The prediction has a mean pLDDT of 78. The RNA shown here (FMN riboswitch aptamer (RFN element)) has 180 nucleotides and comes from a Euzebyales bacterium. NCBI's taxonomy places the organism under Bacteria, Bacillati, Actinomycetota, Nitriliruptoria, Euzebyales.
[in-house]
RNA sequence: CAGCGCCUUCGGGGCAGGGUGAAAUCCCCGACCGGCGGUGACGCCUGGCGGUGACGCCACGCGGAGCCCGCGACCCGACGCCGCACCCUGCGGUGGCGGUGGAUCCGGGCGCGUCUUGAGAGACUUGAGACGCGCGUGAGCCGGAGCCGACGGUGACAGUCCGGAUGAGAGAAGGCGCGU
Numbered sequence: 001c002a003g004c005g006c007c008u009u010c011g012g013g014g015c016a017g018g019g020u021g022a023a024a025u026c027c028c029c030g031a032c033c034g035g036c037g038g039u040g041a042c043g044c045c046u047g048g049c050g051g052u053g054a055c056g057c058c059a060c061g062c063g064g065a066g067c068c069c070g071c072g073a074c075c076c077g078a079c080g081c082c083g084c085a086c087c088c089u090g091c092g093g094u095g096g097c098g099g100u101g102g103a104u105c106c107g108g109g110c111g112c113g114u115c116u117u118g119a120g121a122g123a124c125u126u127g128a129g130a131c132g133c134g135c136g137u138g139a140g141c142c143g144g145a146g147c148c149g150a151c152g153g154u155g156a157c158a159g160u161c162c163g164g165a166u167g168a169g170a171g172a173a174g175g176c177g178c179g180u
Stems, first nucleotide, its partner, number of pairs: 001179001003178008017029003031160002033149002035071004042063003046059005066147002075099003079095007104145005109135012151163003
């Protein structure tokens, strides 16, 4: 410190308030939430060089997407293994494999320098204009409008309640051994 094996720990959030009704966290108004890995537009710190300046270039590091690309959970299929019941065969568990597997768009410029001019007592600040520049067209910022969310259950249709689930899991961190 690549890679391999084993072990341990961790590994999902959310209907406030109201309406209708006999009954709804399921309908309606409204509210709220966003798993894991990747990509890396873009933003930021520090340092070096250049520029009057906005800022540019380089290096190290950090952050950075529900709707960009994948994965997981869930569901379906045949097959293997195990268990139970057996007339055909069925039921349950489990393993790897294969399949299915949601959703985003629109609008905007921002800043620096010089000069002229207005306001304020002034350093200077601020408004307007002209000229010359820097950066940008994005997933960021400002503004706006949307969309998506397994299965089963339920006095009534569920991303948010209950259940499978004290499960599984994408993966994350660490330890040990082998290895380089």